Large-subunit ribosomal RNA, domain I from secondary endosymbiont of Cyphonococcus alpinus, 512 nucleotides, folded computationally. Taxonomically the source falls in mealybug secondary endosymbionts (Bacteria, Pseudomonadota, Enterobacterales, ant, tsetse, mealybug, aphid, etc. endosymbionts). The full RNA is in RNAcentral, with records from ENA and SILVA. The coordinates come from a structure-prediction model, not an experiment, and the mean pLDDT is 86.

[in-house]
Context: one part of a larger RNA
RNA sequence: CGUAUACGGUGGAUGCCUAGGCAGUCAGAGGCGAAGAAGGACGUGCUAAUCUGCGAAAAGCGUCGGUUAGCUGAUAUGAAGCAUUAUAAACCGGCGAUAUCCGAAUAGGGAAACCUGAUGUAGUUUAUUACAUCAUCGUCAAAUAAAUUAAUAGUUUGUCGAGGCAAACCAGGGGAAUUGAAACAUCUCAGUACCCUGAGGAAAAGAAAUCAAUUGAGAUUCCCUUAGUAGCGGCGAGCGACCAGGGAAGAGCCCAGAGACAUCAUCAGCUAGUUUGUUAAGAGAACGGUCUGGAAAGUCCGGUAAUAAAGGGUGAUAGCCCCGUAUCUAAAAACAAUUUUAUCUGUAUGCUCGAUGAGUAGGACGGGACACGUGUUAUCCUGUCUGAACAUGGGGGGACCAUCCUCCAAGGCUAAAUACUCCUGACUGACCAAUAGUGAACUAGUACCGUGAGGGAAAGGUGAAAAGAACCCCGGUGAGGGGAGUGAAAUAGAUCCUGAAACCGUAUACGU
Numbered sequence: 001c002g003u004a005u006a007c008g009g010u011g012g013a014u015g016c017c018u019a020g021g022c023a024g025u026c027a028g029a030g031g032c033g034a035a036g037a038a039g040g041a042c043g044u045g046c047u048a049a050u051c052u053g054c055g056a057a058a059a060g061c062g063u064c065g066g067u068u069a070g071c072u073g074a075u076a077u078g079a080a081g082c083a084u085u086a087u088a089a090a091c092c093g094g095c096g097a098u099a100u101c102c103g104a105a106u107a108g109g110g111a112a113a114c115c116u117g118a119u120g121u122a123g124u125u126u127a128u129u130a131c132a133u134c135a136u137c138g139u140c141a142a143a144u145a146a147a148u149u150a151a152u153a154g155u156u157u158g159u160c161g162a163g164g165c166a167a168a169c170c171a172g173g174g175g176a177a178u179u180g181a182a183a184c185a186u187c188u189c190a191g192u193a194c195c196c197u198g199a200g201g202a203a204a205a206g207a208a209a210u211c212a213a214u215u216g217a218g219a220u221u222c223c224c225u226u227a228g229u230a231g232c233g234g235c236g237a238g239c240g241a242c243c244a245g246g247g248a249a250g251a252g253c254c255c256a257g258a259g260a261c262a263u264c265a266u267c268a269g270c271u272a273g274u275u276u277g278u279u280a281a282g283a284g285a286a287c288g289g290u291c292u293g294g295a296a297a298g299u300c301c302g303g304u305a306a307u308a309a310a311g312g313g314u315g316a317u318a319g320c321c322c323c324g325u326a327u328c329u330a331a332a333a334a335c336a337a338u339u340u341u342a343u344c345u346g347u348a349u350g351c352u353c354g355a356u357g358a359g360u361a362g363g364a365c366g367g368g369a370c371a372c373g374u375g376u377u378a379u380c381c382u383g384u385c386u387g388a389a390c391a392u393g394g395g396g397g398g399a400c401c402a403u404c405c406u407c408c409a410a411g412g413c414u415a416a417a418u419a420c421u422c423c424u425g426a427c428u429g430a431c432c433a434a435u436a437g438u439g440a441a442c443u444a445g446u447a448c449c450g451u452g453a454g455g456g457a458a459a460g461g462u463g464a465a466a467a468g469a470a471c472c473c474c475g476g477u478g479a480g481g482g483g484a485g486u487g488a489a490a491u492a493g494a495u496c497c498u499g500a501a502a503c504c505g506u507a508u509a510c511g512u
Stems, first nucleotide, its partner, number of pairs: 001511009015497001016461002020432002022429007029421002031165002039102003042055003046078001049075003061096006070082003107116003117134008136162003140158005169200001170198005180187001184234001210217002221248004231239002252413003255357001257353003261350003267346003271342002273339001275337005281329003287302003291298001303320002311323003362386008372398001393408005448455002468496001471483004
């Protein structure tokens, strides 16, 4: 040095586990904000730090309910206290109070969490204190008021509103390119990404100047089908319907005006009630022994409940030990919905007769939208220029004309079926199990990197219970170790479950 065996070290794979994720289903909620939000800074404890909570009334205050013998949030002991059957501590819920500073930030300024004011009121120790108000824009009202007589602009005051944030969904205004066409220009990607504006719990659309075809249908939206069909298309790449049929859901109305009568019904709102639900909760069945074992829920024996064998925990696998579960019950207070309830209010409604949306429809030119790229291209929108008729009228039926059929534009409102999930609750998984699953199971958008926009980790497991090793010895009053002790186990000893391999040793045997 090699080989073999045994025993170790190192290392952290594997197995098992889950405190966290992922994807959904069913419900809820779908906003918060000048009554100061979202998000922060700084404080706040018997407290040095971090997290959580809270705000100078600061891990909290009041009140009303619930619940209860323990409690003073976590790491995390300790100290000092509170409470124990009630005047009831702590805890849970409803409603309130407080809520520093920054932040739309709004008295002015500003390098966010800071600096500097003005006015009024009140007080006093007479130069300070306390409180309140003071941004901008818009609406409405009032007062005042120029050039300029009246008026108006303007100014002032008051009322009400807006502003900012937030995941997707929605509507509108703008709007690419990579790419594909095996190059590329029409085309495609795509009205996508992205930007802006605005709204709602949904939005948008919506009660035919619609379709159909000689029969008829009867607002809109969504799904299936028609159908990858008819078509469009450097007829390339590709794009891609209508009608009809089947479903989900269903709801219709008002103004452009007069009249007479009425308040039944309808609509909106207020107040009171009904019922239901949400925000704390309450009751809630039924088991013992034997054996093994550190431990029984396992074994064996014998019982018992079930509208409860969902699930979790307990020293191994528990219907009957614990929490629960099925089922039933409950709210002082607040909120939400509900309704053949009642009252009241009204620029409200019912009835009759009328009326029927002009720089519009259409045209020309140029664009855009329609599955449809200008084509034989109807239809819709409109930048420029034009420009009718008036129900004895007008639009459409895919060039155009006639006949026929059908509808009534140029005003407006409208629930449901549909889309989405930052968020709350319950539940589910031929989803993951710590290099997986969120980037994040842990002090995670942390540490760290970057001037910045931004980038962005690693890191889980003693044991049933700390019973976390008193005491002794070596040692530097060490580190570490050896005894002792605990424990079922300490090769479970805190670098702690299991503990693979690479890698490094020790012992023995053999070979050289």